Record summary
A computed fold for a 71-nucleotide RNA from an uncultured Bacilli bacterium, annotated as transfer RNA. The sequence was found in a public genome assembly. Rfam family: tRNA. Its mean pLDDT, the model's own confidence on a scale to 100, is 83.

[in-house]
């Protein structure tokens, strides 16, 4: 310099155009002599910006960070 991939709650991952799910974690509660475990409930997320679309995590462009490959 060129090419490709990834970025989603605190953490690990789903969701390929119809308004974001699961586990774990945090808060509260039940149980217990107390605690742990278990159970119930609850909180919190699409890397930044722009475009297409009635509608974008999803498609396009650009920027940022990280990883891989070629030279």
């Nucleotide at each position: 310099a060129g090419a490709g991939g990834a970025u989603u709650g605190g953490u690990g991952u789903a969701a390929u155009g119809g308004u974001a799910a699961c586990a774990u974690a945090g808060g509260a509660g039940u149980c217990u002599c107390c605690a742990a475990a278990a159970c119930u409930u609850u909180u919190g997320c699409u890397g930044g910006g722009a475009g297409u679309u009635c509608g974008a995590u999803u498609c396009u462009c650009u920027c940022a960070u990280c990883c891989u490959c070629u030279g």